Transfer RNA from Stauroneidaceae sp., 72 nucleotides, folded computationally.

RNA sequence: GUCCCUAUCGUCUAGUGGUUAGGACUUUGCUCUUUCACGGCAACGACAUGGGUUCAAUUCCCAUUAGGGAUA
Numbered sequence: 001g002u003c004c005c006u007a008u009c010g011u012c013u014a015g016u017g018g019u020u021a022g023g024a025c026u027u028u029g030c031u032c033u034u035u036c037a038c039g040g041c042a043a044c045g046a047c048a049u050g051g052g053u054u055c056a057a058u059u060c061c062c063a064u065u066a067g068g069g070a071u072a
Base pairs, nucleotide, nucleotide: 001071002070003069004068005067006066007065010025011024012023013022018055027043028042029041030040031039048064049063050062051061052060
């Protein structure tokens, strides 16, 4: 340089164009307990950036950025 893959809550991860973007762990609060831990309930928290297609985009297309891989 060329080509390929990936980017979603703090972390891991699901999401085949239309449902309030779901789950696990973590954190916080309440509860339980003599107390802690465990358990139960609840809350907080996310679509890399910019365009395009579409009535409608996390999803499809293009570019950029970041990470990874192949090749010489």
Its mean pLDDT, the model's own confidence on a scale to 100, is 80.